Background: Large-subunit ribosomal RNA, domain II from bacterium HR19, 692 nucleotides, folded computationally. Its mean pLDDT, the model's own confidence on a scale to 100, is 87.
Context: one part of a larger RNA
């Protein structure tokens, strides 16, 4: 991993509601006793319980009562009125209470044969080196000290086996081994190693201290017990079909992964008490917008002035003159969530009408209370986020189908089943690939299309405006482009052309006291300007359409799905057709609801069957309804050695769970109908056990 078997809402008591049955203003017994055909049944047993009356704290009173002085008032009652005891089902409570799952906590016991430390008693440490104290002899001294040699043999001394350890590297890592192997390395007379016997233990021991060790995982050992601890957490929870169908919100919460109440779903009762849509009538509003000489504030430019202030001038001073600032006011132009003289669309409320409705209400059962994305309006953020917080709406969630290359939430569209029938939606119609290489007009040359901004540009098309132009424009070519003069100043120089000032006049067809290059300064080249040649448009501005640049990323083209496409297979405008879905239509079928008709039954309320019509039938959590199958029991009816169950093969039946029939195998039990009771359905739980 696969297969098989096992594997999860049970049972008791109490309660609420529904269904059903008995009795009914009543209903029921409990313990217990007696009887019997005795794990059971029957009878007796109203103690007691619920109901039939309430009010009051109570005494107590009673259709009333309590408060009160009250025959004020008010509170709760009186009316209508049905209950009770079983059974069944659903749900709640108490119990392990659907199943599995902790880490832990407590109590009692067992462990020091491992290991830590201690006690007692034994044992062990090849060999080699060093040579302390002390001593002896000699030297030396006044005597010592001291020196030399020899003897001596100290040491948590040195080297190094046994022994003890475990430094570094490698191997081993489903190992030979749940700590090993090889090499290397440390201690090796010591705080040494080791045998045997003994001692100390679970919040305790022991510890040269790491929270180490206390029998192969110790921040609290192991076993048993409390014990099915508890788990607001994770996982799992087993047959079929039919109807409806959510929520991810509000308030509260030692609350935030939970729960209570409400909201939303479902079932029963319930038929107009209600909801929805549209129309009509009547409402309130202060949002969008707008406005501001209508307020509160902010604000652009200007005017004017009180007043106060500042500067300057005059004056000895008072004061005068002038400039600046300057509230209010005036003109002009703006701004506002917390401004409003105004003010929608929507939305909302009420009533009426029409249509539709699985409506309101009461009760039983839930689930949900982590939401997410798109669009619109806002707050936060950075006019960021697949961001966050609100309001509205849609979708996904719980929604399949078609489109979007792929793609929960974008576009189209809501799937009962069926058809080798048809029409369309979005989106498409050259090939991949179903349908136009369809028609008319224009644009684009960038493969733009098929990613992007500020900004930049004689790209190109269209429209409008201005100027020049046969008295010849624009471009080009030829020629001229002069004189006073080197203007003045400055400067070493400054001659059109470093810089400053001025910028006149003359000759002219025209020519600047000079546009650029250039020189040390001149020179030189050139321009403006003029003429000639030429002969028809030229220059500029604005707006719009489509393009260009701006444009760098990580495996490999890789920013059209691909191929490929250029009067298009791109973009804009118009047109005709076609394709295209589980949408719509058509044929057939199923089921539910409502209505109509027919037949049958009836306790007369209604019920059942059939036919027809209309409408419904996506669905997670979840509510409701109806069924299939398994084991056992009761009653009835059957089958079986002329072959039961089981297994197996087969083209049968049923909408499904499932059910027959025939053959083979097998070799002794089994089924059907009606009812009853459950250890009643397996694919998942890192499920459990076994097999392979």
């Nucleotide at each position: 991993g696969c297969c098989a078997g096992c594997g999860a809402g049970u049972u008791g008591c109490c309660g609420u509601c529904a269904g059903u049955g008995g009795c009914g203003a009543g209903g029921c017994u409990a313990a217990g006793u007696c009887c019997c055909u005795a794990u059971g049944g029957g009878a007796c047993a109203a103690a007691g319980c619920c109901g039939u009356a309430g009010g009051g704290a109570a005494a107590c009173c009673g259709a009333g009562u309590c408060c009160g002085a009250a025959c004020a008032g008010g509170g709760c009652g009186c009316c209508c009125a049905a209950g009770u005891c079983g059974c069944u089902g659903a749900c709640g409570g108490c119990a392990g209470a659907c199943c599995c799952g902790a880490a832990g906590c407590g109590c009692c016991a067992c462990g020091a044969u491992c290991u830590a430390c201690c006690c007692a008693u034994g044992c062990c440490c090849a060999g080699g080196g060093u040579g302390a104290a002390g001593g002896a002899u000699g030297g030396g001294u006044a005597a010592a000290a001291c020196c030399a040699u020899c003897c001596g043999g100290a040491g948590g001394c040195c080297c190094g086996a046994a022994c003890g350890g475990g430094u570094c590297c490698g191997g081993g890592u489903u190992g030979a081994a749940a700590a090993c192997c090889g090499g290397u390395c440390c201690g090796a007379u010591g705080a040494g190693g080791u045998g045997u016997g003994g001692g100390u233990a679970g919040g305790a021991g022991u510890g040269a201290a790491a929270a180490g060790c206390u029998a192969a995982c110790c921040g609290a050992g192991u076993g048993g017990c409390g014990g099915u601890a508890u788990a607001g957490c994770u996982g799992g929870u087993u047959c079929c079909c039919c109807c409806c169908g959510a929520a991810a919100u509000g308030c509260a919460u030692c609350u935030a992964a939970g729960u209570g109440c409400a909201g939303c779903c479902u079932c029963a009762c319930g038929a107009a008490a209600u909801g929805c849509a549209c129309c009509g009538u009547g409402g309130g509003g202060g949002u969008a917008g707008a406005g501001c000489c209508a307020c509160u504030g902010c604000u652009u430019g200007g005017g004017c002035u009180a007043c106060c202030g500042g500067g300057a001038g005059g004056g000895a001073a008072a004061c005068c003159u002038u400039c600046c600032g300057g509230a209010a006011c005036c003109c002009u132009g703006g701004c506002a969530a917390a401004c409003u003289c105004c003010g929608a669309a929507u939305a909302c409320c009420a009533c009426g009408g029409u249509g539709c409705a699985g409506u309101a209400g009461u009760g039983g059962g839930a689930g949900u209370g982590a939401g997410u994305g798109g669009c619109c309006c806002g707050g936060g953020g950075a006019u960021a986020a697949g961001c966050u917080c609100g309001g509205g709406u849609c979708a996904c969630a719980a929604g399949a189908g078609g489109g979007g290359a792929a793609c929960a939430a974008c576009c189209c569209a809501g799937a009962c089943c069926u058809a080798c029938g048809g029409c369309u939606a979005a989106g498409g119609c050259c090939c991949c690939u179903a349908a136009a290489u369809c028609c008319g007009g224009g644009c684009u040359a960038a493969g733009u299309g098929a990613g992007a901004a500020a900004g930049g540009a004689u790209g190109u098309c269209u429209a409008u405006c201005c100027g020049c132009u046969a008295a010849g424009a624009c471009a080009g070519c030829u020629g001229g482009g002069a004189u006073g003069u080197u203007g003045g100043c400055u400067u070493a120089g400054a001659a059109g052309c470093a810089g400053c000032c001025a910028u006149c006049a003359u000759u002219u067809a025209a020519a600047g006291a000079g546009u650029g290059c250039g020189u040390a300064a001149c020179a030189g080249c050139u321009c403006a300007c003029c003429a000639g040649c030429c002969g028809a448009g030229c220059g500029g501005a604005u707006a719009g359409g489509c393009g260009c640049c701006g444009a760098a990323a990580a495996u490999g083209u890789a920013a059209c799905g691909g191929g490929a496409c250029u009067c298009a297979a791109g973009c804009c405008c118009g047109g005709u057709g076609c394709c295209g879905a589980a949408g719509c239509c058509u044929g057939g079928g199923g089921u539910c609801u409502u209505c109509u008709c027919u037949u049958c039954c009836u306790g007369c309320g209604g019920g059942a069957a059939g036919a027809g019509a209309a409408g419904g039938c996506g669905g997670u959590a979840g509510g409701g309804g109806g069924g299939c199958g398994u084991u056992c029991c009761c009653g009835g009816c059957g089958c079986g050695u002329u072959g039961a169950a089981g297994c197996u093969c087969g083209a049968c039946c049923g909408a499904a769970a499932g059910g027959a029939c025939g053959g083979g195998u097998g070799g002794a039990g089994c089924g059907c109908c009606g009812g009853g009771a459950a250890g009643u359905g397996a694919g998942a739980a890192u499920g459990c056990u076994g097999g392979c």